A computed fold for a 96-nucleotide RNA from Clostridium aciditolerans, annotated as Purine riboswitch aptamer. Its mean pLDDT, the model's own confidence on a scale to 100, is 76. Rfam family: Purine riboswitch aptamer. Clan: Purine riboswitches. About the family: Riboswitches are metabolite binding domains within certain messenger RNAs that serve as precision sensors for their corresponding targets. Allosteric rearrangement of mRNA structure is mediated by ligand binding, and this results in modulation of gene expression. A class of riboswitches that selectively recognises guanine and becomes saturated at concentrations as low as 5 nM. In Bacillus subtilis, this mRNA motif is located on at least five separate transcriptional units that together encode 17 genes that are mostly involved in purine transport and purine nucleotide biosynthesis. It has also been shown that some members of this family are specific for adenine instead. Hence this family are termed purine riboswitches. On this family, see Mandal et al., Cell 2003: "Riboswitches Control Fundamental Biochemical Pathways in Bacillus subtilis and Other Bacteria".

[in-house]
RNA sequence: UCAAUAUAGUUAAAUUUGACUUAUAUAAGUUCAUAAUUGGUUGAACGUUUCUACCAACUACCAUAAUAGUUGAUUAUAAGUUAAUUCUUUUGAUGG
Numbered sequence: 001u002c003a004a005u006a007u008a009g010u011u012a013a014a015u016u017u018g019a020c021u022u023a024u025a026u027a028a029g030u031u032c033a034u035a036a037u038u039g040g041u042u043g044a045a046c047g048u049u050u051c052u053a054c055c056a057a058c059u060a061c062c063a064u065a066a067u068a069g070u071u072g073a074u075u076a077u078a079a080g081u082u083a084a085u086u087c088u089u090u091u092g093a094u095g096g
Stems, first nucleotide, its partner, number of pairs: 001093004006089001008088002014086001016084010026053001029046005039062002047054001055072006
């Protein structure tokens, strides 16, 4: 340098990617405005050492005014566990 092997490998050393879980952020939230009642909408801002997102279904409740509760994610960062890949030890050959 090339090739190969192992039911091997972090207790000699490393690469990349995925999955699951946990933690932090954010409460899948708040504020202002706006619309509807066969309904309960829409827009903007705030919120994060933070990109993105900020909804859905069901139930309750309400009467021209205002919604409430329950259940269910994604995204960012870090860590743990695990799987695969590269790689490594090793073996053989060749050359120096």
Lineage of the source: Bacteria > Bacillota > Eubacteriales > Clostridiaceae > Clostridium.